[in-house]
Context: one part of a larger RNA
RNA sequence: UGACGGGGGCCCGCACAAGCAGCGGAGCAUGUGGUUUAAUUCGAAGCAACGCGAAGAACCUUACCUAGACUUGACAUCUCCUGAAUAGCCGGUAAUGCGGCGAAGCCCUUCGGGGCAGGAAGACAGGUGGUGCAUGGUUGUCGUCAGCUCGUGUCGUGAGAUGUUGGGUUAAGUCCCGCAACGAGCGCAACCCUUGUUGUUAGUUGCUACCAUUAAGUUGAGCACUCUAGCAAGACUGCCGCGGUUAACGCGGAGGAAGGUGGGGAUGACGUCAAAUCAUCAUGCCCCUUAUGUCUAGGGCUACACACGUGCUACAAUGGCAAGUACAAAGAGAAGCAAAACCGCGAGGUGGAGCAAAACUCAAAAACUUGUCCCAGUUCGGAUUGCAGGCUGCAACUCGCCUGCAUGAAGCCGGAGCUGCUAGUAAUCGCGAAUCAGAAUGUCGCGGUGAUACGUUCCCGGGCCUUGUACA
Numbered sequence: 001u002g003a004c005g006g007g008g009g010c011c012c013g014c015a016c017a018a019g020c021a022g023c024g025g026a027g028c029a030u031g032u033g034g035u036u037u038a039a040u041u042c043g044a045a046g047c048a049a050c051g052c053g054a055a056g057a058a059c060c061u062u063a064c065c066u067a068g069a070c071u072u073g074a075c076a077u078c079u080c081c082u083g084a085a086u087a088g089c090c091g092g093u094a095a096u097g098c099g100g101c102g103a104a105g106c107c108c109u110u111c112g113g114g115g116c117a118g119g120a121a122g123a124c125a126g127g128u129g130g131u132g133c134a135u136g137g138u139u140g141u142c143g144u145c146a147g148c149u150c151g152u153g154u155c156g157u158g159a160g161a162u163g164u165u166g167g168g169u170u171a172a173g174u175c176c177c178g179c180a181a182c183g184a185g186c187g188c189a190a191c192c193c194u195u196g197u198u199g200u201u202a203g204u205u206g207c208u209a210c211c212a213u214u215a216a217g218u219u220g221a222g223c224a225c226u227c228u229a230g231c232a233a234g235a236c237u238g239c240c241g242c243g244g245u246u247a248a249c250g251c252g253g254a255g256g257a258a259g260g261u262g263g264g265g266a267u268g269a270c271g272u273c274a275a276a277u278c279a280u281c282a283u284g285c286c287c288c289u290u291a292u293g294u295c296u297a298g299g300g301c302u303a304c305a306c307a308c309g310u311g312c313u314a315c316a317a318u319g320g321c322a323a324g325u326a327c328a329a330a331g332a333g334a335a336g337c338a339a340a341a342c343c344g345c346g347a348g349g350u351g352g353a354g355c356a357a358a359a360c361u362c363a364a365a366a367a368c369u370u371g372u373c374c375c376a377g378u379u380c381g382g383a384u385u386g387c388a389g390g391c392u393g394c395a396a397c398u399c400g401c402c403u404g405c406a407u408g409a410a411g412c413c414g415g416a417g418c419u420g421c422u423a424g425u426a427a428u429c430g431c432g433a434a435u436c437a438g439a440a441u442g443u444c445g446c447g448g449u450g451a452u453a454c455g456u457u458c459c460c461g462g463g464c465c466u467u468g469u470a471c472a
Base pairs, nucleotide, nucleotide: 001472002471003469004468005467007466008465009464010463011462012461013460015456016455019421020420021419022418023417026313027312028311029310030309031308032307033306034304035303042053043052064299065298066297067296068295069294070293073124077123078122079120080119081118082117083116088101089100090099091098106115107114108113126288127287129286130285131284135282136281137277138276139275140273142271147186148185149184150183151182152181153162154161155160166177167176168175192265193264194263195262197233198232199231200230201229202228203227206223207222208221211220212219236259239253240252241251242250243249315414319373320372321371322370323369324368331362332361333360336355337354341350342349343348380411385406386405387404388403389402390401391400427449428448429447430446431445432444433443
């Protein structure tokens, strides 16, 4: 100087407390461990691995296993030779490979050559092989915590100290005052995006107050209003009162759509964990080179006495079922989204209007109204299984999703313990997108309905000062 303390002081955080909803019990989904297996490819490991890499494993993907093949190679550059090559048909194979038939007799040219393809030999290719403890790059975490440092000066033999401590204050090393310090840098804040208010410009594909018109903003008309999207304004403790050191600032008030950082996001200092990643990529060294490379078929990654994590659905009456009937936002759409109409109980099929979309399409649910069920393993719950179908796709056996009929398991609110959350939040309800032929209870977004709580003694984590130390 740090680090540590079941030392002290001050302060903060859904840290606790006050609550709400859950997890832990059940069934299923998904990830992991373990076990099994020819293989169940690899990585991730307290917080910070475990719906994680994977924004989507039937083939492909695919790295694994089995079997069959290739050896200048599936891919690149160089040298030489040839002029075609691609496509097609037959045989054969599990398939690639392979054998035969056959077509064609290349294109550009400055005439030097170049392009494309085949062949030969070798230089070489290739490796998701090893090492993340050789590395770059990227990322997680402490933590959006308020800290981390430097120059000059001063003090100390020196390591170092000072500044950065102290008194206040703040979300903040934020600001004020003081001070052997005076300044400065990286962080904080602001500048950026979004949302909340108003004005203005612009009115089509948007909107409709007035006048007509219609089943309908449908059409004429209009751009007031809504909305859209560009430019402005607006919030600064600016004003008032009180407190405070005449300060910073705090408390209250006015005005205001909004008040003291208005809400949300992006933004992550010096560093820590030899943290993660050689399987995104790049890369040193090591290793393989008729194989640890490459191709093909089938299988596996989907196994199942069990254990754990994360979720979904429930156990019901604030509910289930039936009928009726409203109201969104944000998105996506051409090898696409697909309306009306018709067929089917339904998944779906036929159909194809319209739409490269403020124009057309995908396209709401909870809520509300009425009826029914009457507390039961039930008209709760839907697992499991049988049969019959639909869709995608060469192909749904291993191993997809969906529908109908039948079946109708566990489960009556969950031990110890643990998690999330302070406002349009929790909870609850649906909608969309990426990936994607198909395949979400996951992920990322969107809106609808919409609560409880208002303190710092304690637990946990963190910041500052101080104290002890046989630790570095």
Record summary: The part of an RNA shown here (small-subunit ribosomal RNA, 3' major domain) has 472 nucleotides and comes from Clostridiaceae bacterium enrichment culture clone ECT.2c3. The full RNA is in RNAcentral, with records from ENA and SILVA. The coordinates come from a structure-prediction model, not an experiment, and the mean pLDDT is 83. Rfam family: Bacterial small subunit ribosomal RNA. Gene Ontology terms of the family: structural constituent of ribosome and ribosome.